[in-house]
RNA sequence: AGAGUUUGAUCCUGGCUCAGAUUGAACGCUGGCGGCAUGCCUAACACAUGCAAGUCGCGCGGACGGUAGCAAUACCGUUAGCGGCGGACGGGUGAGGAAUACAUAGGAAUUUGCCUUAGAGCGGGGGAUAGCCCAGGGAAACUUGGAGUAAUACCGCAUGAUGUCGAAAGACCAAAGCUGGGGACCGCAAGGCCUAGCACUCUAAGAGAAGCCUAUGUCUGAUUAGCUAGUUGGUAGGGUAAUGGCCUACCAAGGCGACGAUCAGUAACUGGUCUGAGAGGACGAUCAGUCACACUGGAACUGAGACACGGUCCAGACUCCUACGGGAGGCAGCAGUGGGGAAUAUUGGACAAUGGGCGCAAGCCUGAUCCAGCAAUGCCGCGUGUGUGAAGAAGGCCUUCGGGUUGUAAAGCACUUUAAGCAGGGAAGAAAAAAUUCAAGCUAAUAUCUUGAGUCUUGACGGUACCUGAAGAAUAAGCACCGGCUAACUCUGUGCCAGCAGCCGCGGUAAUACAGAGGGUGCGAGCGUUAAUCGGAUUUACUGGGCGUAAAGCGUGUGUAGGUGGUUGCUCAAGUCGGUUGUGAAAUCCCCGGGCUCAACCUGGGAACUGCUUCCGAGACUGAACGACUAGAGUACGGUAGAGGGCGGUGGAAUUUCCGGUGUAGCGGUGAAAUGCGUAGAUAUCGGAAGGAACACCAAUGGCGAAGGCAGCCGCCUGGGCCUGUACUGACACUGAGACACGAAAGCGUGGGGAUCAAACAGGAUUAGAUACCCUGGUAGUCCACGCCGUAAACGAUGAGAACUUGACGUCGGUUUGCUCUGCAAGUCGGUGUCGUAGCUAACGCGAUAAGUUCUCCGCCUGGGGAGUACGGCCGCAAGGUUGAAACUCAAAGGAAUUGACGGGGGCCCGCACAAGCGGUGGAGUAUGUGGUUUAAUUCGAUGCAACGCGAAGAACCUUACCUGGGCUUGACAUGCUAGGAAUCCUGCAGAGAUGUGGGAGUGCCCGCAAGGGAACCUAGACACAGGUGCUGCAUGGCUGUCGUCAGCUCGUGUCGUGAGAUGUUGGGUUAAGUCCCGCAACGAGCGCAACCCUUGUGACUAGUUGCCAGCGGGUAAUGCCGGGAACUCUAGUCAGACUGCCCAGAUCAACUGGGAGGAAGGUGGGGACGACGUCAGGUCAGUAUGGCCCUUACGCCUUGGGCUGCACACGUACUACAAUGCCCAGUACAAUGAGAACCGAUGCCGCGAGGUGGAGGAAAUCUGUAAAACUGGGCCCAGUUCGGAUUGGAGGCUGCAACUCGCCUCCAUGAAGUUGGAAUCGCUAGUAAUGGCGCAUCAUCUACGGCGCCCUGAAUACGUUCCCGGGUCUUGUACACACCGCCCGUCACAUCAUGGAAGCCGGUCGCACCCGAAGUGCCUGUACCAACCGCAAGGGGGUAGGGUCCUAAGGUGUAGCUGGUAACUGGGAUGAAGUCGUAACAAGGUAACC
Repeated sequence: AGAGUUUGAUCCUGGCUCAGAUUGAACGCUGGCGGCAUGCCUAACACAUGCAAGUCGCGCGGACGGUAGCAAUACCGUUAGCGGCGGACGGGUGAGGAAUACAUAGGAAUUUGCCUUAGAGCGGGGGAUAGCCCAGGGAAACUUGGAGUAAUACCGCAUGAUGUCGAAAGACCAAAGCUGGGGACCGCAAGGCCUAGCACUCUAAGAGAAGCCUAUGUCUGAUUAGCUAGUUGGUAGGGUAAUGGCCUACCAAGGCGACGAUCAGUAACUGGUCUGAGAGGACGAUCAGUCACACUGGAACUGAGACACGGUCCAGACUCCUACGGGAGGCAGCAGUGGGGAAUAUUGGACAAUGGGCGCAAGCCUGAUCCAGCAAUGCCGCGUGUGUGAAGAAGGCCUUCGGGUUGUAAAGCACUUUAAGCAGGGAAGAAAAAAUUCAAGCUAAUAUCUUGAGUCUUGACGGUACCUGAAGAAUAAGCACCGGCUAACUCUGUGCCAGCAGCCGCGGUAAUACAGAGGGUGCGAGCGUUAAUCGGAUUUACUGGGCGUAAAGCGUGUGUAGGUGGUUGCUCAAGUCGGUUGUGAAAUCCCCGGGCUCAACCUGGGAACUGCUUCCGAGACUGAACGACUAGAGUACGGUAGAGGGCGGUGGAAUUUCCGGUGUAGCGGUGAAAUGCGUAGAUAUCGGAAGGAACACCAAUGGCGAAGGCAGCCGCCUGGGCCUGUACUGACACUGAGACACGAAAGCGUGGGGAUCAAACAGGAUUAGAUACCCUGGUAGUCCACGCCGUAAACGAUGAGAACUUGACGUCGGUUUGCUCUGCAAGUCGGUGUCGUAGCUAACGCGAUAAGUUCUCCGCCUGGGGAGUACGGCCGCAAGGUUGAAACUCAAAGGAAUUGACGGGGGCCCGCACAAGCGGUGGAGUAUGUGGUUUAAUUCGAUGCAACGCGAAGAACCUUACCUGGGCUUGACAUGCUAGGAAUCCUGCAGAGAUGUGGGAGUGCCCGCAAGGGAACCUAGACACAGGUGCUGCAUGGCUGUCGUCAGCUCGUGUCGUGAGAUGUUGGGUUAAGUCCCGCAACGAGCGCAACCCUUGUGACUAGUUGCCAGCGGGUAAUGCCGGGAACUCUAGUCAGACUGCCCAGAUCAACUGGGAGGAAGGUGGGGACGACGUCAGGUCAGUAUGGCCCUUACGCCUUGGGCUGCACACGUACUACAAUGCCCAGUACAAUGAGAACCGAUGCCGCGAGGUGGAGGAAAUCUGUAAAACUGGGCCCAGUUCGGAUUGGAGGCUGCAACUCGCCUCCAUGAAGUUGGAAUCGCUAGUAAUGGCGCAUCAUCUACGGCGCCCUGAAUACGUUCCCGGGUCUUGUACACACCGCCCGUCACAUCAUGGAAGCCGGUCGCACCCGAAGUGCCUGUACCAACCGCAAGGGGGUAGGGUCCUAAGGUGUAGCUGGUAACUGGGAUGAAGUCGUAACAAGGUAACC
């Protein structure tokens, strides 16, 4: 510091996700040791049990026990009670609380036990009471009465000031003793008295502590906008320690709030912690400071301090005890229990240390604290061994079978011993107090007491830390991950299943993504996951973002608060800047040191704590006050343009209606029609009248207005702008939250008006439907007046104002200057446009009218959907507007540009594409292929063009892959091993055959003397293996179809662009062609095109048999038959020829085009072979090859018979026809290709014929063939025929082991449909179509009417490119990219989820009113009773109990609000591989879309 993810690719915007750090964590797997920390985040839920606050006998009277003593008594110890001090600290928790809190800085009207300092005092009396005893009540808790008693308990009196009150005079207010010691003096004694210590009283001061006040800061919500009656202030009084409406009475009417009051929600606050570069953001465990609370609510008492965690009273809920009468309790102290929860420890030890309470002290108490226990919860440290060791062991895994890897890893060998375990030793933490000895001080004192020194004594942890010793590698490694991000790869299993997943996404038979394994990577006593925070995220932007099109400028203006503000002088000093004072607790963080062996950790010092505050200074800038200026702004005077606004008049054209004339059958409307109007006279035309609305031409890219918007002409009223020059005011300015005003169309209300047009509606069409588009009508409305509404794609999708920044060309309104002056030119001010520089921008684009460079102010945005929806508020008559969420859901949504593809977009061009023609198919019969169906099987494949006379150039058996039955199991076939035998031939029996079982013949070849061995073949056996037309053409090779013989497809370098890409390849011409020429930021090149190849058309040369025969000769009935010839035809080899070469015309005088000559052939002469980059996961695993999977006595192999030929039917492709351009009969002509030895087969003979017989010739220019249409003559005479031949019967022939299923041919007989074929559709542009026959492959025969070739005869037509189909190229639009067979919208149906409304129902909370009112303070009362004081007494004062009253908790009733849950039913929303209906949008999306 970044990365992944929107796309075919790109740039941008923008969200989501990841890598980091962290935690009081939890969960999963695993787990050796130690140190230091930390440990109920949830139920402020309920708690059994034990402990957590006592102490003082030197305050008091008793009681009990012990020791000494005969006893009195003395001493010691324990202690219930009275009394004192402490239980307000320490410890816990975070419920409440948004300010009586906290933080920081200040302040004045206060209190303060114990402590310190200072001063003064401590005199003299009195009356009670608990305990104890007696008598009662009660289960208990406890309680009643009587008698009697003490005090440092209680109460007077005295003394009082530096105290309080008061102006003063004056008045008022205290106290307590205890212990130790004792010389003099007094006393019978007790003791007085003195002294020391402790205690006590009053006063002052301090320290520490506490209370109060002020300022600033301190979460979210405006869908909370108004709140407030003790409220704000004053006066008087009360109250308090103290100020104060804190409380009461009276008076006034204030106080708070957009700088957010009030209300609602949430929350203890801070030092700090985590993160971050920082600014910030989140958090507030442990430690420390503060606050609040103590079962819930209320209350006071005591006290220095509480409205009190382990106190009291009352109310409530809950729990427990009970004898049912009544009582008891409060773990948010430490342990612990239950419960809740993902989750958080021992009912431990000790007061040794530190600290606290009491005490003179010893000491007692202390779950504070110090320690130990549990937990990998975190941080830190250590270890689980080290070295050597290649036969690279075994095993595992992979493998191309060679090997690789695990891997020096292990074993082996040599060492070490930290930690754990065992044994031995062994600290520091301790300072004291008390006691005792000595010294000094106090003192009358050698007592006491204080201080110092010596001696003595105290350890929970713990025999711990640490040290030493012996032995032994011995006791100690896991977890996650390995598709990309992100370091790390293979095999097996699985087969969109099981599963994974942080995001993108993996899995549908070859998964580096699932699961396992091997290997690897990362971290390591831990590792992962989950949750959470910050970061990355500049993704709320102060640092540090944006708003034309991505989200985002309010529709526009006027203007309040606020913010900002021209030049200049002086003053002030609020901001600002510098210094300074105090504070900013400690801890933490940082730096430098120190201590634990290091580290974590602990500790000393420093820095820092960016803040607030005090005082001093500076005076630039901002600000404040005062003054001045004129450049901003404004005013006056003078001109000027204009659809600016309002009101009132007025004009013509046109539409419509009405009246009248002329006139006759149609008009109107459409793609075509119909509805409609018209013989009752329309339309058309002429004249007249009425009425409403809008203003042609001028007219513009023009003008005006803030925007909406504004258009005939005239008049009245009126707003604003611009220009020129002078005068005046003197910053008066800009922006503008709220507010107010204006605001198209539609709509609403009331009243008019109503010609046209026209939602709704009606009818007619269209259509599968057509609630639409089209047509005929037609009502609201459109118009006016008044009043609402307040929205638009209200757009320049661009807020307002100001300044600055090269230009060019227009246009509108002023004005200046010049000139050759009805005008032109050059300036200038203000508007309005186009193109462009710099610059900006993601790009498109903007570009002085900025989207450039800056300043000021306002508004707005923060992923898509849900949704501009719901709820609430405000506005509205309504429609609705405005403000405006969430749950849930997705990983995108989006902008600009690029390349394609597509368009019922456009331009250009081509093709038997259409058109022009000729002949067909579709109808019939048959053949053949396919679908379907049937079947034991009807084997399999091919399926739009580009499957269907296709694989198949030939299914009776075989083929054959299918079915039935019967058989074989190393196999029908290959290689290897062993044993035997040559091979082979003939033959019997059983069987459907395969096969089984017999008999006979036979003994070879090579080496070798022989024995024997070898090769080939056969049989048997065992195992490796064979075999598979089984699957996957979507794992593949190869081959092939198709677009398409279409003219395209690319590359290198350069250039342009951020980039995808573009350029080249586009453009102007031309061509069959990206063919060629010209131009050009391109220049070149490659694969295609063309040419080179074959064939055909002409000629020449060479050659002359089997072919040929002109001339010469011979011969025949006739024939190149013979001699001979080489001319011709022909054969087959080599050449020639054609190149726009020549001429004319056109053209850029380029490519080329049109015409012509010559020529056999003329503009690629005809035909063929040849098929660019690629597309269709096109076809083929059944032609062959081949990965993987599957079968192995079967999915292999052999065999019999059957099937592939089955038949209601549908389709494709053909043949034959329907006849006279024909059919039949007879006769007569003219070909080419090609084939032939298990073959072609002549002459002859037999047969009506198929054919038979026979065998000349032929391995072929030699032999083997009748070409047919045609032509000539005759018949038929338009009929289901002398057309047509299906079907069927009979008789034969041929092939073959065999023609039943299931062959072909012949003859005789039979003689079906069919009379030219609906919608639709196919081929063909010349030797072509059409027509006619011939040959060949396959092949025993044949289903061939198919396929592939050959020749004979031999046409018609093309104006042309509008349309259909296909293609090329340029351009345009796009929401498509699986690319239009695309994408995609809405209703309905189903499932799930969250949510709104809702009759209601159930809670919570809060306000108001009222009722009731515990305990309790205050106040009132004076009923009863009473020790201290006064009084002789009566009585008084005072007190206790009682009564009343104000306030008030809980409770109750009623009502208003807020909020949560739930609900029949209901609304929309979201999501969900294959539901329904349509096709709204994207292309001109087929009616342009949208608001």